RNA sequence: AUGGAACUCUGAAAAGUCCUUUUGAAAGGCACCGAAGGAGCAAGCUGCAUUUAGGCGGCGAUACUCUCAGGUAAAGAGAACAGAGAAUGCGAG
Numbered sequence: 001a002u003g004g005a006a007c008u009c010u011g012a013a014a015a016g017u018c019c020u021u022u023u024g025a026a027a028g029g030c031a032c033c034g035a036a037g038g039a040g041c042a043a044g045c046u047g048c049a050u051u052u053a054g055g056c057g058g059c060g061a062u063a064c065u066c067u068c069a070g071g072u073a074a075a076g077a078g079a080a081c082a083g084a085g086a087a088u089g090c091g092a093g
Stems, first nucleotide, its partner, number of pairs: 004090001007085005016030001018029004031072003037068001038066003044059005
């Protein structure tokens, strides 16, 4: 405080009505999805070493990649992101 985050409301994709056990919830198996969360890295900057060679580290973005987690009929829940937002509080500058 006019910014951001949290919070509230609204919108919000993808992928199996698969098989087995089970009263069911669930569990296991195989196959899939990426937009909770998480992990990875390019250019570039930089430290050490090296001296015509390109070595070993650090920092480093995504809706890119991975698929640990989460999810895969409809419904429900959740959901990155987007829009709107009273009070209170945090609070960069």
Molecule: Glycine riboswitch aptamer
Organism: Calditrichales bacterium MX18-03